[in-house]
RNA sequence: GCUGCCUCCGGCGAUGGAUUCCGCCCUCCCGCAAGGGUAAACCGCCUGCACCUCGCAGGCUGAUGACUCCUGUUAAACU
Numbered sequence: 001g002c003u004g005c006c007u008c009c010g011g012c013g014a015u016g017g018a019u020u021c022c023g024c025c026c027u028c029c030c031g032c033a034a035g036g037g038u039a040a041a042c043c044g045c046c047u048g049c050a051c052c053u054c055g056c057a058g059g060c061u062g063a064u065g066a067c068u069c070c071u072g073u074u075a076a077a078c079u
Base pairs, nucleotide, nucleotide: 010025011024012023013022016070017069018068020066021065028037029036030035044060045059046058047057048056049055
């Protein structure tokens, strides 16, 4: 110096917020530093037709990645 792994911080996981847990990413550039920019993870599912992968048509689930709670929205029942 390069590569890989682990841990921590940070970021992400199709509609808001929080605890805990799980998974994924965590690159590069400028700068004395502070800091700024940038990459990655991510941007739902099924069928058919297209397409060369950026599309069209039809159908479907959900404020969770998972659990719980809160908030918002919708429907039904009861008071």